RNA sequence: UCAGUAGGGCGGAUGAUCGCGCAUGCAAAUGUGAGGAAAGUCCGGGCUUCGCAGGGCAGGAUGCCGGAUAACGUCCGGUGGAGGUGACUCCAAGGCUAGUGCAACAGAAAUAAACUGCCAUAGGUAACUAUGGUGAUGGUGGAAAGGCGGUGUAAGAGACCACCGUAUCUGUGGUAACACAGAUAGCCAUGUAAACCCCAUCCGAAGCAAGACCUAAUAGAGAGCGAUAGACUUGCCCGGUCUGCUUUCAGGUUGGUCGCUUGAGCUUAUCGGUAACGGUAAGACCAGAUAGAUGAUCAUCUCGGCUUUACGCUAGGACAUAACCCGGCUUACAGCCCUGCUGGUGUU
RNA sequence: CGGCGAUUAGCGCAGCCCGGUAGCGCAUCUGGUUUGGGACCAGAGGGUCGCAGGUUCGAACCCUGCAUCGCCGACCA
Numbered sequence: 001u002c003a004g005u006a007g008g009g010c011g012g013a014u015g016a017u018c019g020c021g022c023a024u025g026c027a028a029a030u031g032u033g034a035g036g037a038a039a040g041u042c043c044g045g046g047c048u049u050c051g052c053a054g055g056g057c058a059g060g061a062u063g064c065c066g067g068a069u070a071a072c073g074u075c076c077g078g079u080g081g082a083g084g085u086g087a088c089u090c091c092a093a094g095g096c097u098a099g100u101g102c103a104a105c106a107g108a109a110a111u112a113a114a115c116u117g118c119c120a121u122a123g124g125u126a127a128c129u130a131u132g133g134u135g136a137u138g139g140u141g142g143a144a145a146g147g148c149g150g151u152g153u154a155a156g157a158g159a160c161c162a163c164c165g166u167a168u169c170u171g172u173g174g175u176a177a178c179a180c181a182g183a184u185a186g187c188c189a190u191g192u193a194a195a196c197c198c199c200a201u202c203c204g205a206a207g208c209a210a211g212a213c214c215u216a217a218u219a220g221a222g223a224g225c226g227a228u229a230g231a232c233u234u235g236c237c238c239g240g241u242c243u244g245c246u247u248u249c250a251g252g253u254u255g256g257u258c259g260c261u262u263g264a265g266c267u268u269a270u271c272g273g274u275a276a277c278g279g280u281a282a283g284a285c286c287a288g289a290u291a292g293a294u295g296a297u298c299a300u301c302u303c304g305g306c307u308u309u310a311c312g313c314u315a316g317g318a319c320a321u322a323a324c325c326c327g328g329c330u331u332a333c334a335g336c337c338c339u340g341c342u343g344g345u346g347u348u
Numbered sequence: 349c350g351g352c353g354a355u356u357a358g359c360g361c362a363g364c365c366c367g368g369u370a371g372c373g374c375a376u377c378u379g380g381u382u383u384g385g386g387a388c389c390a391g392a393g394g395g396u397c398g399c400a401g402g403u404u405c406g407a408a409c410c411c412u413g414c415a416u417c418g419c420c421g422a423c424c425a
Stems, first nucleotide, its partner, number of pairs: 001344010012301007020033005035319001039330002042328005047207004054238004059203005064078005079093001080091004094198002099196002101192003115138001117134007146164002149161003165187001166185008211258004220249006229243005251424003266283007302317002304314003349421007358374004368405001376392005398414005
């Protein structure tokens, strides 16, 4: 200097004027007021109600090993595999020798075989024919019965041998996944489980329009069921609870308070741990609206763009706007900054 | 704010569970029939299966992430 790789951060600033929500205050006024994703609602948890939540079936989710955590499908560290020269990145990564299913077309044959070949025997002058052996050759396919070389054979073949691969056992190391070494087995033999399924672990349902309370107003009618019943409780059964319940149409109110923001939270320091994370100490209080506030204008600066390169001009400033709250994931994002590392090139 | 569902030809839909050739009706076009038109008969064309990625030999179908559209949910009695 070029190209790359991994991680982190910012997300225009300040001031004035006029406004809006909330808190305090008699008032004046003062304080405070969106995000890294507030988003998608894809997971997990808190909280609330259903009987304080039980048993079974069904259903769903997850799936190498160890750890973190309130919990997770998340995160951290490792193992194995794949890609890259490398830094590094990616992986739904249990089990098809538990069973079942599927594998279109092509091809002789798709889990099974004999179309072309090769060889032997018999026949024939020959072309060739019949019977048998073979799975090495050819072509098809995503996939053709471990690979390659040799021995061997009528031709061949793990039939036999060396190396590699595979499986099993033993030993050593490691918490483990697994790795390494040795021995044994000529190799019971395709893929698919994001096919049914099996194994292991986990899961009650609904959601703040949950739910609790106060207040206002109104008009009932129909249908279903009747304690050996009905309704609710998770789809079903058991178990449990209540005695009127469910449902359709019509009607009324479109009020208030709580839930509601002090929290598995934040900042700083320090300690333990490779890390995720955890412990301790100190400090601050940091939106709570309810059709929904968080805005507009001006000035100066900043970043960017344009040109006539002049402190000239500029209708340029991403994605997006809390709604009970947290932990993650995923997706969107103009422009910019910082750090570690890798490969190349040049100069000294 | 919360909970669900759908996306396949111009329009309305099937196929998806259990992967292999994408189909039905209306519409469009051509021919026939008719004096002409409609109806009818025969035939033809028309598809990035919403988008992207993954699993698989192979995806409309299975899995994941996005996009768009639609539906339902207040309280009283």
Two RNAs folded together computationally: RNase P RNA and transfer RNA, 425 nucleotides in total. The coordinates come from a structure-prediction model, not an experiment, and the mean pLDDT is 75. It holds a member of the Rfam family "Bacterial RNase P class A". Gene Ontology terms of the family: ribonuclease P activity, tRNA processing and dimeric ribonuclease P complex.